About this RNA
This is a predicted structure of a 398-nucleotide RNA (Bacterial RNase P class A) from a Planctomycetaceae bacterium. The gene name in the source record is rnpB. The model forms 94% of the base pairs in the Rfam consensus. The source organism's lineage runs through Bacteria, Pseudomonadati, Planctomycetota, Planctomycetia and Planctomycetaceae. The sequence is in RNAcentral, with records from ENA. It matches the Rfam family "Bacterial RNase P class A". By type it is a ribozyme.
RNA sequence: GGAGCGGACCGGGCGACCGCCGGCCCCCCCGUGGGCGGGAGGAAAGUCCGGGCUCCAGAGGGCACGAUGGUGGGUAACGCCCACCGGCCGUGAGGCCAGGGACAGUGCAACAGAGAGAAGACCGCCAGCGUCGGGGUCUCCCGACAUUGGUAAGGGUGAAACGGUGAGGUAAGAGCUCACCAGCAGACCGGGUGACUGGUCUGGCUCGGCAAACCCCAUCGGGAGCAAGGCCAAGCAGGAGAUUUGCCUUGGGCGGUAAGGUCCAGGCGCGGGGCGGCCCGUCCCGAAUUGGUCUCCGGGUAGGCUGCUUGAGGUGCAGGGCAACCUGUACCCUAGAGAAAUGGUCGCCUACCGACAUUCCGUCGGUACAGAACCCGGCUUACAGGUCCGCUCCGAUU
Numbered sequence: 001g002g003a004g005c006g007g008a009c010c011g012g013g014c015g016a017c018c019g020c021c022g023g024c025c026c027c028c029c030c031g032u033g034g035g036c037g038g039g040a041g042g043a044a045a046g047u048c049c050g051g052g053c054u055c056c057a058g059a060g061g062g063c064a065c066g067a068u069g070g071u072g073g074g075u076a077a078c079g080c081c082c083a084c085c086g087g088c089c090g091u092g093a094g095g096c097c098a099g100g101g102a103c104a105g106u107g108c109a110a111c112a113g114a115g116a117g118a119a120g121a122c123c124g125c126c127a128g129c130g131u132c133g134g135g136g137u138c139u140c141c142c143g144a145c146a147u148u149g150g151u152a153a154g155g156g157u158g159a160a161a162c163g164g165u166g167a168g169g170u171a172a173g174a175g176c177u178c179a180c181c182a183g184c185a186g187a188c189c190g191g192g193u194g195a196c197u198g199g200u201c202u203g204g205c206u207c208g209g210c211a212a213a214c215c216c217c218a219u220c221g222g223g224a225g226c227a228a229g230g231c232c233a234a235g236c237a238g239g240a241g242a243u244u245u246g247c248c249u250u251g252g253g254c255g256g257u258a259a260g261g262u263c264c265a266g267g268c269g270c271g272g273g274g275c276g277g278c279c280c281g282u283c284c285c286g287a288a289u290u291g292g293u294c295u296c297c298g299g300g301u302a303g304g305c306u307g308c309u310u311g312a313g314g315u316g317c318a319g320g321g322c323a324a325c326c327u328g329u330a331c332c333c334u335a336g337a338g339a340a341a342u343g344g345u346c347g348c349c350u351a352c353c354g355a356c357a358u359u360c361c362g363u364c365g366g367u368a369c370a371g372a373a374c375c376c377g378g379c380u381u382a383c384a385g386g387u388c389c390g391c392u393c394c395g396a397u398u
Stems, first nucleotide, its partner, number of pairs: 001394010012349007020039002023036004041369001045380002048378005053225004065221005070084005085099001086097004100216002105214002107210002122155002124151005130145006163181006182206001184203008229306004238297007246268003250265005270286006313332008351367006
């Protein structure tokens, strides 16, 4: 210098003005007032796992269903994290792995191929019988073809064909036998908490792959979710109680000795409405017991309050641990809306991108992914651009 691996972090800055949400404070003035602080993210996202919290359900056990699956730790818990083991990939730093069970059972393997799993004879190799041809001459040899059998060494198919190499053996072959190697199983010794690993001996020579196929084994899992849940409570409807039917020397009817009563109509008054800027005025309408008004009661709609943000919290230091993480201590408070605030404009600067100009200076435009909704721990996915740390390989120079 180049190419990479792993990790941590930022993701515009400053200022002015105008707004929005929420908090606190102030007041001769309590309001459409004034002042001072605060106000999105690393993923707030997907809603995929785990928990807190809330309500409901629940003796205990089982089935079903779902999830997980090497070992040891961490944690409130996890399907997360850390360390290690094993396998695969990479020269390496490192990366990836649902990583239990395939002699419990069922099943699957396209195409090709004779055969796809206690398999298989297509070619080849070998043997027997036969036919034909040739040679030899009497018993035999060679070749071709056909058939029967043996054979898994060789060829060929395939992702995969029932251990590898060599020797013996055989008609030809074959773990058929033997030596070594690989693998499996068992026993013993050593290391490790463990997964696992190093070694020795023995055995039969050796039945492959797929369980994110069904399945088996082990472990875990009650349901619903802040629109959970709690409190207050207009109006309407329901229940209970209280109260309420004015005045007239007007007219008529009933009835009566009379007064008083009662019914209807009219006037005044009352209530509501129209005309109208307002008053007066005028016009219309209404007035009862299945009604009006008021009070109380229970449930509860709209609505309001709460849950609500101080929490498995953050930062620094010290200690323990390889680490995840834990313990102690000091300091800090950091959105809380509810159809939902967190925005807009301008100036200067910074980084990058694009276009135009290019000798240089530059001019213009743009700013990644995305936005809280009860809270927290994770995972996954998206992301313009940038910063830092550790490490690996290659090349050059000294």